This is a predicted structure of a 266-nucleotide RNA (Bacterial large signal recognition particle RNA) from a Ktedonobacterales bacterium. The RNAcentral record of the sequence draws on ENA. Model confidence (mean pLDDT): 76 of 100. Its Rfam family is "Bacterial large signal recognition particle RNA". Rfam classes the family as a non-coding RNA gene. Gene Ontology terms of the family: SRP-dependent cotranslational protein targeting to membrane, signal sequence recognition and signal recognition particle, plasma membrane targeting.
RNA sequence: UCGUGCUAGAUGGGGUGCUUGGGCCACCCUGAACCCGAAACGCUCAAAAUGCGGGAUUGAAUUCCCACUCUGCGGCUUAUCGAAGUGACUCUUGUGAACGGUAUGUGGCGUUGAUGGUUGGGUCCUGCGCGGCAGAUGUUUCCGAACCCCGUCAGAUCGUGAUUGAAGCAGCGGUAAGGAAACCUCCCUGGGUGACGCAGGGGAGCCUGGCCUGAGUUGGCAGCCGGGAGCGGAGAAAUGGAUGAGGGUCAAAGGUGGGUGCACGA
Numbered sequence: 001u002c003g004u005g006c007u008a009g010a011u012g013g014g015g016u017g018c019u020u021g022g023g024c025c026a027c028c029c030u031g032a033a034c035c036c037g038a039a040a041c042g043c044u045c046a047a048a049a050u051g052c053g054g055g056a057u058u059g060a061a062u063u064c065c066c067a068c069u070c071u072g073c074g075g076c077u078u079a080u081c082g083a084a085g086u087g088a089c090u091c092u093u094g095u096g097a098a099c100g101g102u103a104u105g106u107g108g109c110g111u112u113g114a115u116g117g118u119u120g121g122g123u124c125c126u127g128c129g130c131g132g133c134a135g136a137u138g139u140u141u142c143c144g145a146a147c148c149c150c151g152u153c154a155g156a157u158c159g160u161g162a163u164u165g166a167a168g169c170a171g172c173g174g175u176a177a178g179g180a181a182a183c184c185u186c187c188c189u190g191g192g193u194g195a196c197g198c199a200g201g202g203g204a205g206c207c208u209g210g211c212c213u214g215a216g217u218u219g220g221c222a223g224c225c226g227g228g229a230g231c232g233g234a235g236a237a238a239u240g241g242a243u244g245a246g247g248g249u250c251a252a253a254g255g256u257g258g259g260u261g262c263a264c265g266a
Base pairs, nucleotide, nucleotide: 001266002265003264004263005262006261009058010057011056012030013029014028015027016026017025020046021045022044023043024042034055035054036053037052064259065258066257067256068255070254071253074250075249076248077247078246080245081244085239086238089235090234091233092232094231095230099226100225101224102223104222105221106220107218108217109216116212117211118210119209120208121207122206123205124201125200126199127198128197129196130194131193133190134189135188138183139182140181141180142179143178149174150173151172152171157166158165159164
């Protein structure tokens, strides 16, 4: 160096979650990724943890192992930057509802008297009276008791030798409690009671009568002045955190370099 047969190893790996932690497991990335069995209320392990049990294939190299200022899917993370959006608050010579004023125009009312003044009454409050209503009481009438109310008691029942007597249902008549209706003169009570009367009080407003005065008054509409609800415009603390940017970190896969057996024979 070559041939044959074996063995270690390999037949996937990674991120996040879960867990005291390593795995199985779930989701995701990468990728050519053996088979069977148990397991999530779980199974198996302990930093020598990167699964447990059974089988199969491959096998010392393209394939196993290690390293790297190499490339890099994807994930995680952030005292960094940061778009949109939201936005307390501030400003506004944008617009502008309600409302208040004025009396320029117009309309209404006004010498059949506006406005103002004065005086009386009402509306309001208190008390008394009267009326009405309701209730209670009272009077009259009617109804009203299967039996335990009254009278009369057919029949039937009981006592008697018999005359006759006794209790007594139904019926008829009446009554109690209770109910209904009418009246309610007098007396009692009550009120979200009154186009009522009397007395006292009150006087802001409103309505109304008398007297005086003698030309305005009102504000519906338009205008003007004020007023500013709401809507808008500008700025903005803060919040927010994009399939975003930057940093950190893990990293599949690839690339490069290196490393790793045993036996026999030639």
A source record names the gene ffs.